The RNA shown here (transfer RNA) has 72 nucleotides and comes from Lachancea nothofagi CBS 11611. Its Rfam family is "tRNA". The family's RNA type in Rfam is transfer RNA. Lineage of the source: Eukaryota > Opisthokonta > Dikarya > Ascomycota > Lachancea nothofagi. The coordinates come from a structure-prediction model, not an experiment, and the mean pLDDT is 81. The sequence is in RNAcentral, with records from ENA.
[in-house]
RNA sequence: UUCCGGGUGGCUCAAUGGUAGGGCGUCUCCCUCCUAAGGAGAAGAUUGCGGGUUCGAGUCCCGUCCUGGAAG
Numbered sequence: 001u002u003c004c005g006g007g008u009g010g011c012u013c014a015a016u017g018g019u020a021g022g023g024c025g026u027c028u029c030c031c032u033c034c035u036a037a038g039g040a041g042a043a044g045a046u047u048g049c050g051g052g053u054u055c056g057a058g059u060c061c062c063g064u065c066c067u068g069g070a071a072g
Stems, first nucleotide, its partner, number of pairs: 001071007010024004018055001026042005048064005
């Protein structure tokens, strides 16, 4: 330098162009003499950043940053 993959709650992983969801964690409540386990609920994401297409973009297109890999 060129090519390929990845970037989404605190962590990790989903999501045919049509309400961004699961697990773990956190908080509250129930249960228990207490804790753990178990049960119920809640908060938490402007989907790396900036544009474009579209009625509608995490998803498609362009640029850019970070990261992993391959080639030279």